This is a predicted structure of a 467-nucleotide part of an RNA (small-subunit ribosomal RNA, 3' major domain) from an uncultured bacterium.
Its mean pLDDT, the model's own confidence on a scale to 100, is 86.
[in-house]
Context: one part of a larger RNA
RNA sequence: UGACGGGGGCCCGCACAAGCGGUGGAGCAUGUUGUUUAAUUCGAUGAUACGCGAGGAACCUUACCUGGGUUUGACAUGUAUACGAAUAGUACAGAGAUGUAUUAGUGGCUUGCCACGUGUACACAGGUGCUGCAUGGUUGUCGUCAGCUCGUGCCGUGAGGUGUUGGGUUAAGUCCCGCAACGAGCGCAACCCCUAUUACCAGUUACCAUCAUUAAGUUGGGGACUCUGAGGAGACUGCCGGCGACGAGCCGGAGGAAGGUGGGGAUGAUGUCAAAUCAGCAUGGCCUUUAUAUCCAGGGCUACAAACGUGCUACAAUGGUUGGUACAAAGUGAAGCGAAGCCGUGAGGUGGAGCAAACCACAAAAAGCCAAUCUCAGUUCGGAUUGCAGUCUGAAACUCGACUGCAUGAAGUUGGAAUCGCUAGUAAUCGUAUAUCAGAAUGAUACGGUGAAUACGUUCCCGGGCC
Numbered sequence: 001u002g003a004c005g006g007g008g009g010c011c012c013g014c015a016c017a018a019g020c021g022g023u024g025g026a027g028c029a030u031g032u033u034g035u036u037u038a039a040u041u042c043g044a045u046g047a048u049a050c051g052c053g054a055g056g057a058a059c060c061u062u063a064c065c066u067g068g069g070u071u072u073g074a075c076a077u078g079u080a081u082a083c084g085a086a087u088a089g090u091a092c093a094g095a096g097a098u099g100u101a102u103u104a105g106u107g108g109c110u111u112g113c114c115a116c117g118u119g120u121a122c123a124c125a126g127g128u129g130c131u132g133c134a135u136g137g138u139u140g141u142c143g144u145c146a147g148c149u150c151g152u153g154c155c156g157u158g159a160g161g162u163g164u165u166g167g168g169u170u171a172a173g174u175c176c177c178g179c180a181a182c183g184a185g186c187g188c189a190a191c192c193c194c195u196a197u198u199a200c201c202a203g204u205u206a207c208c209a210u211c212a213u214u215a216a217g218u219u220g221g222g223g224a225c226u227c228u229g230a231g232g233a234g235a236c237u238g239c240c241g242g243c244g245a246c247g248a249g250c251c252g253g254a255g256g257a258a259g260g261u262g263g264g265g266a267u268g269a270u271g272u273c274a275a276a277u278c279a280g281c282a283u284g285g286c287c288u289u290u291a292u293a294u295c296c297a298g299g300g301c302u303a304c305a306a307a308c309g310u311g312c313u314a315c316a317a318u319g320g321u322u323g324g325u326a327c328a329a330a331g332u333g334a335a336g337c338g339a340a341g342c343c344g345u346g347a348g349g350u351g352g353a354g355c356a357a358a359c360c361a362c363a364a365a366a367a368g369c370c371a372a373u374c375u376c377a378g379u380u381c382g383g384a385u386u387g388c389a390g391u392c393u394g395a396a397a398c399u400c401g402a403c404u405g406c407a408u409g410a411a412g413u414u415g416g417a418a419u420c421g422c423u424a425g426u427a428a429u430c431g432u433a434u435a436u437c438a439g440a441a442u443g444a445u446a447c448g449g450u451g452a453a454u455a456c457g458u459u460c461c462c463g464g465g466c467c
Stems, first nucleotide, its partner, number of pairs: 008467006015458002019422005026313008034304002042053002064299007073124001077123008087104007107114003126288002129286003135282002137277003140273001142271001147186006153162003166177003192265004197233002201229003207222002211220002236259001239253005315415001319374007331362003336355002341350003381412001386407007428450007
């Protein structure tokens, strides 16, 4: 000077408290440990690993294993040399990689060069091999916490202090006052984006009040409204009252769509954890070079006594089932989205209109509402598991896909100790879309619908800031 204290003071945060809903019990999904295995590739491991890298493992991916091949190599540049245009097929063997045989084809021109291919030799290629404790870059975390520093001056032998402490105030080292300090920088805030209000301008594919028209904003028409697009306005403690130190500011009020940071996002200071990543990429060193490289087929990453994390579905009547009926937002679409119609109980098939899309399609929103039924039961709850029959994608669903129909109908009657999230359009609940993607979400990321309860307070638990 820091750090720490079951030292003190002050102050924050879903930290506790007050509430609502969960996890921990069940079944399943998924990740991890462990075990097993020829292999179950590798990494991530308190908070800050465990639906994490992976925004999608049947082949591929793929790094692992077994077996079969290759050795200037699957890929790059160059040199020497030999042969051949390149290229496109066919047959046979084989699991394929590949090998053998063979056909078509004879490039550009300046006539010995260029381009391309094959062989040989050599420099070299290659490595998801090791080291994240050699590194760059990127990231997590404390923490969107309010801190971290510097110049000059002053103080101290010096380390260092002062400034940055103090009195108030703030979400804030935010601002005010004081002060041997005076200033400044990185942070805070603001500037950026979305959202809430509005006048003006502009109206097509959007909209429809008035006038016609229609089954229908369908068509004429309109430029009002909704909406969309662009640039503006608007909120600043600006106004009033009180408190305060005549300050910063705090409390209440008016007006206002919005009020004291309006709500949300992006934005993460100096540093901490030799934190994470050599398997995204880059890279030093080391190791390997007929193998730790590379090609291929099959298998594995999907195993299963057990343990843990994260989720989904439930245990029912605020519910299940059946029929009818209403209202979104945000997205995506050409090797694509695919309507109507027809076929099928259904997954789906057929069909092919329209649409590079405010035009057409995906597309049905669901919870909701109106009826009917079930009457507390392991049930008309719950749907695991299993059998049979199918659909779709794809060379190919055995290992190992999703979905459909019929049958089957397990555990489960609200969950011990313990533990998590959330303060408002939030929690809870209900569906929708997208990325990845041939196919394959209960995950992730977005979107809207319905829509609460509670906060006395800071003694205590946890984390943090200042003295």

Its Rfam family is "Bacterial small subunit ribosomal RNA".